[in-house]
RNA sequence: GUGGCUGUAGCUCAAUGGCAGAGCACUGCUCUGUGGAAGCAGGGGUUGCGGGUUCGAUCCCCGUCAGCCACCCCA
Numbered sequence: 001g002u003g004g005c006u007g008u009a010g011c012u013c014a015a016u017g018g019c020a021g022a023g024c025a026c027u028g029c030u031c032u033g034u035g036g037a038a039g040c041a042g043g044g045g046u047u048g049c050g051g052g053u054u055c056g057a058u059c060c061c062c063g064u065c066a067g068c069c070a071c072c073c074c075a
C1' cells in the first nucleotide's frame, strides 16, 4: 500500500429499515446478629467520528479514526 473483520451501557454481547435490549457489575430496599447469597426495584447510551439515502438508520451508501487478520512491495 491492497483486501477483509470488529467498534452499541463500566465489562461481555444481542438487535438484518419501525419504541436501543440481555447477562454480569453498580445503587436502594427486603432478608441476616454482620457480611455473603437470594428476592424486589432503580439509575446508566450522541450505537467510534462526520456526512448522505429514507416518512423512519445500530442496520443501507460515502468519507474518516482505532484495533485485529491476510496478502503485495522495499529494506
Base pairs, nucleotide, nucleotide: 001071002070003069004068005067006066007065010024011023012022013021018055026042027041028040029039030038048064049063050062051061052060